Description
The RNA shown here (c-di-GMP-I riboswitch aptamer) has 88 nucleotides and comes from a Peptococcaceae bacterium. Its mean pLDDT, the model's own confidence on a scale to 100, is 84.
[in-house]
RNA sequence: UGCCAUAAAAGGCAAAGCCAUUGAAAGAUGGUGACGCAAAGCUGUAGGGGCUAAGGCGGUUUAACCGCUAGGCCAGCCAGUUGCCGGG
Repeated sequence: UGCCAUAAAAGGCAAAGCCAUUGAAAGAUGGUGACGCAAAGCUGUAGGGGCUAAGGCGGUUUAACCGCUAGGCCAGCCAGUUGCCGGG
């Protein structure tokens, strides 16, 4: 220095729930709170997979309702990519 792996140490992040805001929704943001995480760091029409359906299209009988559809969303589903420590 590199690869694999993760004892110790120093730390880091923050699930669900609750409150507020925002959004059509999925969800997101902030506070609180810790289920857990060696990448629970970053990356979203441009790898895969999943969620929602405002708008659009169609069905129905105008409505209600139903179906299809992402450019909306999820990175704590895989994945890509970058990185801390230094017992092995």